[in-house]
The RNA shown here (FMN riboswitch aptamer (RFN element)) has 129 nucleotides and comes from Ornithinimicrobium tianjinense. Of the family's consensus pairs, 100% are formed in the model.
RNA sequence: AACGCGCUCCGGGGUCGGUGAAACUCCGAGCCGGCGGUGACAGUCCGCGACCCGGCCGCAGCCAGCGGCCGGUUGACCUGGUGAAACUCCAGGACCGACGGUGAAAGUCCGGAUGGGAGGCAGCGCGAG
Numbered sequence: 001a002a003c004g005c006g007c008u009c010c011g012g013g014g015u016c017g018g019u020g021a022a023a024c025u026c027c028g029a030g031c032c033g034g035c036g037g038u039g040a041c042a043g044u045c046c047g048c049g050a051c052c053c054g055g056c057c058g059c060a061g062c063c064a065g066c067g068g069c070c071g072g073u074u075g076a077c078c079u080g081g082u083g084a085a086a087c088u089c090c091a092g093g094a095c096c097g098a099c100g101g102u103g104a105a106a107g108u109c110c111g112g113a114u115g116g117g118a119g120g121c122a123g124c125g126c127g128a129g
Stems, first nucleotide, its partner, number of pairs: 003127006009120002015029004030108002032097002034048004043095002052072008077093005099111003
């Protein structure tokens, strides 16, 4: 150095116009893309996280609610080119996007969230070798 444990820190992006009494929600045109992996760089491959649902446990007299553990659910891509290798690059054309709220239907506005979080060749300490 690598490895293990603990603590700390970091850890999600994106709007203009039209109609209208009212829309960043409709219509038109834009814009955005978490984490690990991969023969080579990924929103659309493999897996994970977030959201949502259920079970058990804890706090609570009960309910509600909050927390922990376990389980479940969970969107979307093709064609051509280069190459040893690419559903990842280049060219072209597509597609997808939790829940609650709202004078009117939301990936983009507001909210749960000053939260959680996959994880991080980010820092410190300890251990072991």